[in-house]
Molecule: small-subunit ribosomal RNA
Organism: metagenome
RNA sequence: GGGGGAUUAUUAAACUGGCGCACGGGUGAGUAACGCGUAGAUUAUCUGCCCCAAUCUCUGUAAUAACAUCGAGAAAUCGGUGCUAAUAGCAGAUGAGGCCCCCGGGUCAAAGCUCCGGCGGAUUGGGAUGAGUCUGCGUCUGAUUAGCUAGUUGGUAAGGUAAUGGCUUACCAAGGCAACGAUCAGUAGCUGGUCUGAGAGGAUGAUCAGCCACACUGGAACUGAGACACGGUCCAGACUCCUACGGGAGGCAGCAGUGAGGAAUUUUGCACAAUGGGGGAAACCCUGAUGCAGCGACGCCGUGUGUGGGAUGACAGGGCUUUGCCCCGUAAACCACUGUCAGGAGGGAAGAAAAGGCUGCUCCGCAGCCUGGGACAGUACCUCCAGAGGAAGGAUCGGCUAACUACGUGCCAGCAGCCGCGGUAAUACGUAGGAUCCAAGCGUUGUCCGGAAUCACUGGGUAUAAAGGGUGCGUAGGCGGACUUGUUCGUCAGGGGUUAAAGGUUCCGGCUCAACCGGAAAAAUGCCCUUGAUACGGCAGGUCUUGAGUUAGAGAGAGGAUGAUAGAAUUCCUGGUGUAGCGGUGAAAUGCGUAGAUAUCAGGAGGAAUACCAGUGGCGAAGGCGGUCAUCUGGCUCUUAACUGACGCUGAGGCACGAAAGCGUGGGGAGCGAACAGGAUUAGAUACCCUGGUAGUCCACGCCCUAAACGAUGCAUGCUUGGUGUUGGGGACAUUAGUCUUCAGUGCCGGAGGUAAUCCGUUAAGCAUGCCACCUGGGGAGUACGAUCGCAAGGUUGAAACUCAAAGGAAUUGACGGGGGCCCGCACAAGCGGUGGAUUAUGUGGUUUAAUUCGAUGCAACGCGAAGAACCUUACCCGGGCUUGAAGUUAACCGGACCGUUGCCGAAAGGCAGCUUUCCUUCGGGACUGGUUAAUAGGUGCUGCAUGGCUGUCGUCAGCUCGUGCCGUGAGGUGUUGGGUUAAGUCCCGCAACGAGCGCAACCCCUAUCCUUAGUUGCCAUCAGUUCGGCUGGGAACUCUAGGGAGACUGCCCACGCAAGUGGAGAGGAAGGUGGGGAUGACGUCAAGUCAUCAUGGCCCUUAUGUCCGGGGCUACACACGUAAUACAAUGGCAGGUACAAAAGGCGAAGCCGCGAGGUGGAGAAAAUCCCCAAAGCCUGUCUCAGUUCGGAUUAUAGUCUGCAACUCGACUGUAUGAAGCUGGAAUCGCUAGUAAUCGUAGAUCAGCGUGCUACGGUGAAUACGUUCCCGGGCCUUGUACACACCGCCCGUCAAGCCAUGGAAGCCGGGGGCGCCCGAAGUCGUAUUUUUAUACGCCUAAGGCGAACUUGGUAACUAGGGCUAAGUCGAACAAGGUA
Repeated sequence: GGGGGAUUAUUAAACUGGCGCACGGGUGAGUAACGCGUAGAUUAUCUGCCCCAAUCUCUGUAAUAACAUCGAGAAAUCGGUGCUAAUAGCAGAUGAGGCCCCCGGGUCAAAGCUCCGGCGGAUUGGGAUGAGUCUGCGUCUGAUUAGCUAGUUGGUAAGGUAAUGGCUUACCAAGGCAACGAUCAGUAGCUGGUCUGAGAGGAUGAUCAGCCACACUGGAACUGAGACACGGUCCAGACUCCUACGGGAGGCAGCAGUGAGGAAUUUUGCACAAUGGGGGAAACCCUGAUGCAGCGACGCCGUGUGUGGGAUGACAGGGCUUUGCCCCGUAAACCACUGUCAGGAGGGAAGAAAAGGCUGCUCCGCAGCCUGGGACAGUACCUCCAGAGGAAGGAUCGGCUAACUACGUGCCAGCAGCCGCGGUAAUACGUAGGAUCCAAGCGUUGUCCGGAAUCACUGGGUAUAAAGGGUGCGUAGGCGGACUUGUUCGUCAGGGGUUAAAGGUUCCGGCUCAACCGGAAAAAUGCCCUUGAUACGGCAGGUCUUGAGUUAGAGAGAGGAUGAUAGAAUUCCUGGUGUAGCGGUGAAAUGCGUAGAUAUCAGGAGGAAUACCAGUGGCGAAGGCGGUCAUCUGGCUCUUAACUGACGCUGAGGCACGAAAGCGUGGGGAGCGAACAGGAUUAGAUACCCUGGUAGUCCACGCCCUAAACGAUGCAUGCUUGGUGUUGGGGACAUUAGUCUUCAGUGCCGGAGGUAAUCCGUUAAGCAUGCCACCUGGGGAGUACGAUCGCAAGGUUGAAACUCAAAGGAAUUGACGGGGGCCCGCACAAGCGGUGGAUUAUGUGGUUUAAUUCGAUGCAACGCGAAGAACCUUACCCGGGCUUGAAGUUAACCGGACCGUUGCCGAAAGGCAGCUUUCCUUCGGGACUGGUUAAUAGGUGCUGCAUGGCUGUCGUCAGCUCGUGCCGUGAGGUGUUGGGUUAAGUCCCGCAACGAGCGCAACCCCUAUCCUUAGUUGCCAUCAGUUCGGCUGGGAACUCUAGGGAGACUGCCCACGCAAGUGGAGAGGAAGGUGGGGAUGACGUCAAGUCAUCAUGGCCCUUAUGUCCGGGGCUACACACGUAAUACAAUGGCAGGUACAAAAGGCGAAGCCGCGAGGUGGAGAAAAUCCCCAAAGCCUGUCUCAGUUCGGAUUAUAGUCUGCAACUCGACUGUAUGAAGCUGGAAUCGCUAGUAAUCGUAGAUCAGCGUGCUACGGUGAAUACGUUCCCGGGCCUUGUACACACCGCCCGUCAAGCCAUGGAAGCCGGGGGCGCCCGAAGUCGUAUUUUUAUACGCCUAAGGCGAACUUGGUAACUAGGGCUAAGUCGAACAAGGUA
């Protein structure tokens, strides 16, 4: 050192025994229930550990695990044999005490260990704690769930339980629940609380706390004080895993963690140090309870990201701009400070009280000393260092709602909570700058409450907005007259108990503050107990008459039912007379009629309805009821007394009645008349109109049960100013008449009051009470499904998906009406002349073109812009050029004149090259000019829907408004309407209006008469001269010119009228009722016209969309339209002769030439001086009705004039040519007096050019009865579903797409119940017995079979609904054209 053996102590493992495992932790599936909440009951109960009290703790005995050994099995695990202990098990004794009891008695216990301190055990009583059970009240939705229930309800007996009980069984009875919602179905854990709200309420049930239920799903018991047990057992089922295929294992809704699902939800952390629990005498062990840490802006709270100064308001940057600036902005820079957080360094907790050991005092226990103990954590906290250094985002900016600009985009892209924004100037989209609001967050989404009096208890409504049941009778229910007694149920007051804690509120306190936490108070509206009050309600008793009813006497009535009967009328039949039509309509036709209709006379048949009376008169509950008479019958009213004594009101369900149409059976059938037929109308006409005509309408019986069944107004009662009719009664006074009053009805008007208004108003829609019914945005829809009623048609009850942002009421102002009234206008009518037909001119459309520039487009564009396109104009096209430009402004630099002129190229523009040549000066330069550069120019490019200005039109129509007052909630009205009158909102009268403004009228111009002033260039009566021309002298009278005046005002007369005014062939006057013309155009309408007159915002072009030049085009030509010219002829054409204007212009006379256009000429005239200065008309002649002596287009040719230039593309002249056209379809225009018609003249523009336009004069009519109709307009009124305003609005079918829903042969699931079969484990029972167990039985989970029920999904096909863009056909809104 190793090995073996023995003994003792300790430790470990295994095992026996005890206690615990029913606590703690998780979840909310189930549950609509004594589950929960609240208040009670338990004399109907249990309770381990803990506390108190009392008594006891005696004697025996058989096993068994571990262990050993053998064996089975893959495993889990199990079996045989052998041994041993206990506070494990069993038996006996005792009986304080308990239980039973016939009061004699019977029966029931225990366990020991020890370190000697103590810890236990048994029985009984009490306490404490915890639990079981029972009861009152409260506790979601659906009636499209109305009946449910056999252990069901009760009793007796027994069993069972800790305990009551149908809890279970047997027997007996037939009960029990339900409209105050049973049953069924759906949904759901309940509460303290939480969120919201002024509250009442509404919603909700995370975290924390109380209760319940559950533990893979279903069933079951065992053990135990306690379980039918989350991490126990047995069985069945589903699933996962292991397997040797025989068999086994499992249950995170414990803590972490994984997967899946999802928009989305954490670490497989540390520690038992604290608090708490279990075991233990204790040390100590266990504890994903718990204490901590980690993750997450998920929430709440606190803090920081600097502070103070600083204007040059930065010469930066960004944004904007009116180009001046302004904003970001004291912001930055810069100066002076501070030092939180983060960073570095150092220090560093409280949370710890105990336990243990020792000592002391003491019966438990207490005191002192010592040791040692912290997961969080080197954390909180403290000190030092450095340094403004590392630390701000999100949303929004149209209104609600705090905050605005620019650019981009152009109904696109997009936004949006609602309204809505976006189509070329977007505060709404996107971006930027700025601003606003919050801030380590901000916004979005979802949910709940609020606002929402929008389910209305507090606190709503129902005539017309949604909403009164069609009406009555009446059940339940609700409500109920006067006096009085009792009771105290409701009610009211006081007190007591409870209303857990937490939370919320108030106060105080602890973490630096706060969040958070602690303490105290108040409160907890409810329930229970108790004491009192008795007004009101209830209940019970008594009494009363006013509510209600009865009796008596009168009365009115289309109240109902049945029967009978009357006359008129329609139709039909028979007969007579009689002859060609009748009938019907806007007009017709179908139809009837010569086989005799209609008409008329006589006779007859049949059905239905009852003229006049007849009346906002009557009756009835409503529907409804109408000749007369009779019978039966209901209700009502009035009057007077008597009687009953609250007998009443309302009325869910229920019952009855209930127009018309419709249905069934049988009759009847004259007229009317769905369907149907025919005729018309019409684009069509399945209609309106006409001719026929079947059901039906009528009767009987039976159904249907709905209406705008309406007073769109439920019933009953009471109260609240009036007037005036009417119906039926009564009373008083008067007695022909009537007056007053009262009750019951029925109308109108109105007061207070009500109403959104309209309106209602003692017959309420007023003020109140009682009861019933009904409503909650429009559509879907009074539909679907279900139920129920019906013969059917269909009725009653009655949703949802989906869809819209409205639908609706009353009133207002307009506009409109195939509504009404009044009035006006060349609006119609009466007339005259045209257009539409022809040719030409001109404009437009269309077409064409390289271009045919652009604009104007119903009236109100089209001879318009254009008062004049050959070039120019000119904007268009082709081609050639220029690029700071054709013109303008500014600055800088360089140069010099510019202008003019010459040559060459060119179609020109233009280019190239020459010639010639300044002024001022303070000597710096300046004027002028060329070039370069930079700003800029330029644009007839776009937008008239960004605009100004101008203009058209309604319309020269008589209207449009305001102030103050008054009325109305208001929009708004009144004034301004009404009665008259006017051309007129002109004036008068009246009037809750009184005044005023813009319009009307007048003032202005021209014209008609007179006067006056002035007479040249105008005039000439008188006088004179004369060349005979106002020519001259002269005149100032006349005409005229142009200044000033007068005159006309319904002033006068008559008639009518209140007046305004109107009428008069009145007077006077030149003119008479605005004398005739012109200018003058209210508020507004038409997004009317014009960016091309001009001006102008924005956008666009910039070697071109600018600008210059040549040529072309605007002038084209199948055609269509507008406006004109000339004609078609005799009221005319042609020829000859002859007379008379006005106005205007600036031009050109005489003479000569030319057939003429014109040429020549140059007197006169810067104009009342000169020039231009008519035609129709009148006289004479001719033509003689014809495509002509009409008509003049077209064409040819020769010319003239203008002009650089007449080809495209001028006007005119001569000669020749000589087209259409013989008065114009439908339709349509102008004009009322010096007008229409007709005739010529002049002018502007313009070189020239018009049949156009604008002016001028000459000649010079007809007609207007009148307002029915067409058009336009004005005023009043009415209807309206229109307001972009009738060129409006709008419904349905059909056709297309999308969406949700219903039905559907069927197909696929879910759910609970019922019947039957089978039946594990297990309790219980019975039997056997070896006392271990086995067998059987009842019950029963799961499983199977069956017939029904219920609820979902899906489906060929099908039905309606909603939405959508654009169609077809008709309908509604106005008298909507048929209400």